[in-house]
Context: one part of a larger RNA
RNA sequence: ACCGGCGAGCUACGAGGCGCGGCGAGGUUAAGGGAUUAAGUCCCGGAGCCGAAGCGAAAGCGAGUUUGAAAAGAGCGAUAAAUAGUCGCGUAUCGUAAGCCCGAAACCGAAUGACCUAACCAUGCACAGGUUGAAGCUGUGGUAAGACACAGUGGAGGACCGAACCCACGCCUGUUGAAAUAGUCGGGGAUGAGGUGUGGUUAGAGGAGAAAUUCCAAACGAAUUCGGAGAUAGCUGGUUCUCCUCGAAAUAGCUUUAGGGCUAGCCUCAGUAGAGAGUACCGAAGGUAGAGCACUGAAUAGGCUAGGGGGCUUCACGGCUUACCGAACCUUAUCAAACUGCGAAUGACGGAUACUUGAUUACUGGGAGUCAGACGGCGAGAGAUAAGUUCCGUCGUCAAAAGGGAAAAAGCCCGGAUCUACAACUAAGGUCCCAAAGUUACGGUUAAGUGGUAAAGGAUGUGUCGUCGUGAAGACAACCGGGAUGUUGGCUCAGAAGCAGCCACUCAUUGAAAGAGUGCGUAAUAGCUCACCGGUCGAAUGACGACGCGCCGAAGAUUUAUCGGGGCUCAAACCGUACACCGAAGUUUAGGAAUAUGCGUAAGCAUAUUGGUAGAGGAGCAAUGUAUGCGGGCGGAAGCGUUAGCGGAAGCGGGCGUGGACUGCAUACAAGAGAGAAUGCCGGU
Numbered sequence: 001a002c003c004g005g006c007g008a009g010c011u012a013c014g015a016g017g018c019g020c021g022g023c024g025a026g027g028u029u030a031a032g033g034g035a036u037u038a039a040g041u042c043c044c045g046g047a048g049c050c051g052a053a054g055c056g057a058a059a060g061c062g063a064g065u066u067u068g069a070a071a072a073g074a075g076c077g078a079u080a081a082a083u084a085g086u087c088g089c090g091u092a093u094c095g096u097a098a099g100c101c102c103g104a105a106a107c108c109g110a111a112u113g114a115c116c117u118a119a120c121c122a123u124g125c126a127c128a129g130g131u132u133g134a135a136g137c138u139g140u141g142g143u144a145a146g147a148c149a150c151a152g153u154g155g156a157g158g159a160c161c162g163a164a165c166c167c168a169c170g171c172c173u174g175u176u177g178a179a180a181u182a183g184u185c186g187g188g189g190a191u192g193a194g195g196u197g198u199g200g201u202u203a204g205a206g207g208a209g210a211a212a213u214u215c216c217a218a219a220c221g222a223a224u225u226c227g228g229a230g231a232u233a234g235c236u237g238g239u240u241c242u243c244c245u246c247g248a249a250a251u252a253g254c255u256u257u258a259g260g261g262c263u264a265g266c267c268u269c270a271g272u273a274g275a276g277a278g279u280a281c282c283g284a285a286g287g288u289a290g291a292g293c294a295c296u297g298a299a300u301a302g303g304c305u306a307g308g309g310g311g312c313u314u315c316a317c318g319g320c321u322u323a324c325c326g327a328a329c330c331u332u333a334u335c336a337a338a339c340u341g342c343g344a345a346u347g348a349c350g351g352a353u354a355c356u357u358g359a360u361u362a363c364u365g366g367g368a369g370u371c372a373g374a375c376g377g378c379g380a381g382a383g384a385u386a387a388g389u390u391c392c393g394u395c396g397u398c399a400a401a402a403g404g405g406a407a408a409a410a411g412c413c414c415g416g417a418u419c420u421a422c423a424a425c426u427a428a429g430g431u432c433c434c435a436a437a438g439u440u441a442c443g444g445u446u447a448a449g450u451g452g453u454a455a456a457g458g459a460u461g462u463g464u465c466g467u468c469g470u471g472a473a474g475a476c477a478a479c480c481g482g483g484a485u486g487u488u489g490g491c492u493c494a495g496a497a498g499c500a501g502c503c504a505c506u507c508a509u510u511g512a513a514a515g516a517g518u519g520c521g522u523a524a525u526a527g528c529u530c531a532c533c534g535g536u537c538g539a540a541u542g543a544c545g546a547c548g549c550g551c552c553g554a555a556g557a558u559u560u561a562u563c564g565g566g567g568c569u570c571a572a573a574c575c576g577u578a579c580a581c582c583g584a585a586g587u588u589u590a591g592g593a594a595u596a597u598g599c600g601u602a603a604g605c606a607u608a609u610u611g612g613u614a615g616a617g618g619a620g621c622a623a624u625g626u627a628u629g630c631g632g633g634c635g636g637a638a639g640c641g642u643u644a645g646c647g648g649a650a651g652c653g654g655g656c657g658u659g660g661a662c663u664g665c666a667u668a669c670a671a672g673a674g675a676g677a678a679u680g681c682c683g684g685u
Stems, first nucleotide, its partner, number of pairs: 001685006011097005017091007026050003032044005054061002064076004100238002103235001107228006118202008127192001129161003132157001136153006165189003169186002172183002204220001206216003213222001241620006251264005265370002267367007275360001276357005281351003290342001291340002296336003301331003307325002309322005373398007381390002403414003418592004423588003429582003432566003438579001440578006451568001457552002461549010478536005484509003489503003515530001519528002593610007621674001624670009639658005645652002
């Protein structure tokens, strides 16, 4: 890992509900007893319980009662048409119990452990060899005597070197090991606070500890074993056959509450009632969008003007002045979620009538699940008018929805799958090939592979439209010629002469025209050029604006890689118009099934419906056993293998083979009643 077997809502008591049954103003027995007894069954037993009457805290009274001074009022009852309970069985759910199953870490009790290890007690054992050479002692020297010195002797030491022995500092190897801690090579101690044998002592709320949460039998922040015990687990995992009907929620409030609960909301089933929804219309409320600036605030420019500052003046009072600041006021142009003298559309509320729909509604009771929601559009907040962000409102989809489209795709677009069909029509989206259907028609646009990513900004790209100019009295461009004089204008300046800078109503003359000068240039001049004018030429040429489609702006990391690909240019791109076709589980056609409703005596017919998680409700299949009835079997049961056939499914089942002795069907009942998942358990391979 696979296969096989086992593996999870059970039981008792209580409660209200529903179904069935008995009796019924009543219903029912409990313990216990009797009869017969194998189990059991029948009978007795009315104690008790529920109901038939309530009200009051109670005494108590009673169709009333309580409150109260009350014959008042009020509360709760009774009365009307009258009134239904109770005891069983079944069933779904709840409560109390381990209470669907498996799963803690822990807590408590009683025991067992110091053969490992820690410390201690008693008693033993062992420590090759080599080195150093303390005290003391002896001798000699020395001294008044000493001290002291030297030599010898001596043999001290948590002394030295180093085996046994003990330890464990480093690398390496090992790391499903030779080994649940070792091995090789080195290392430390090795007469000591040393090592070690044997026997003994200390025990878990504890012991021991040269102290590390270290050790107490490979396990220690509290040993192990058994028990309380099926501890508890708002947590994770798992929870076994089929079909049919309906079908959620991820919200509110409260919660030591936030991944849990309770009540409500939303689902389902039963009963009762007979309502509900949409549109039009009518009524009433509103202060959002927008708008506005009287109010509250913000804020622009000007005027006017208190006050303040500066200047002048005055002995002082004061006066005058000011391109200073500036309240209020006036004019002007604005802004606001917490501004409003205005104010929609929608929406929401109520309602007669009309039309549409056709049970979609409300209430009572049983059963739930849900309380992590996700994305998209629209309207707001938070954030950075960031996020596949967060928090609300509203609608949709997903969740719980398959199908077609978007290359691929929970949440986008189309559309909601009862079943069968090698039939048809369509939706979104498409129609050159991959790949079903137009290389369709007509008219435009684009040249960028734009299409098939992106901004501010930039540009004689190109198309369409418009406004204003110039032009055969010759424009625009090009070429030829002119472009002068007062004058080097004045000032400034070293210089300033059209051209550093400043000034000037920037003049005037001659002229066809020519600026006190458009740019380059010089130190300043010079020089080149422009405006402007004439000529040549001979037909268009400029400026501005709007719109369409393009261009630049545009650099990235696996491989072209931002059309799904091939490939596409009067298109297979874009815009407009038109017709056709393809295209889904949509719709239709043909046939079948189921559910609900209506009609019908019935057979049946008609209409509508039949996606579905959590979940509610209904109907069935299979396995085991019991009872009753009926069967089958050595002329071959069960089981196993294989293969027709049948049923809407679970399933049923004939034949053949194998097997070799049991077994089925119908009805009712009872439960150890269905396996793929639980890092499930056991076995096999």
Molecule: large-subunit ribosomal RNA, domain II
Organism: bioreactor metagenome